[in-house]
Molecule: SAM riboswitch aptamer (S box leader)
Organism: Terribacillus halophilus
RNA sequence: GACUUAUCAAGAGAGGUGGAGGGACUGGCCCGAUGAAACCCGGCAACCUGUAAGCGGCAAUUGCUUUUAAGGUGCUACAUCCAGCAAACAGAAAGUUUGGGAGAUAAGGA
Numbered sequence: 001g002a003c004u005u006a007u008c009a010a011g012a013g014a015g016g017u018g019g020a021g022g023g024a025c026u027g028g029c030c031c032g033a034u035g036a037a038a039c040c041c042g043g044c045a046a047c048c049u050g051u052a053a054g055c056g057g058c059a060a061u062u063g064c065u066u067u068u069a070a071g072g073u074g075c076u077a078c079a080u081c082c083a084g085c086a087a088a089c090a091g092a093a094a095g096u097u098u099g100g101g102a103g104a105u106a107a108g109g110a
Base pairs, nucleotide, nucleotide: 003108004107005106006105007104008103013041015040016039017038021031022030023029025084026083027082028081042076043075044074047072048071049070050068052066053065054064055063056062080102085099086098087097088096089095
């Protein structure tokens, strides 16, 4: 980097450093000196490992449910901020729904 599977409308500080950018890309629409990115601390969540309890099972180094949050990530404006391709509905226009694509994260095998 590619592939497979799952999830993506919930949740998370009026802290410190820092100084102009940021929300993947494109088009919109937004955020930003009443301070952006980044780093630190704090926090959220519970995907993987682990903890505890229960159930199934002849049994197990097994399966399921719940729990916890110690370890591995991740996340911490806006629905993945909206749309980006196709179809259906509606139609003056705006629009609605479904599927797909792209992206993000986790886990896995090669």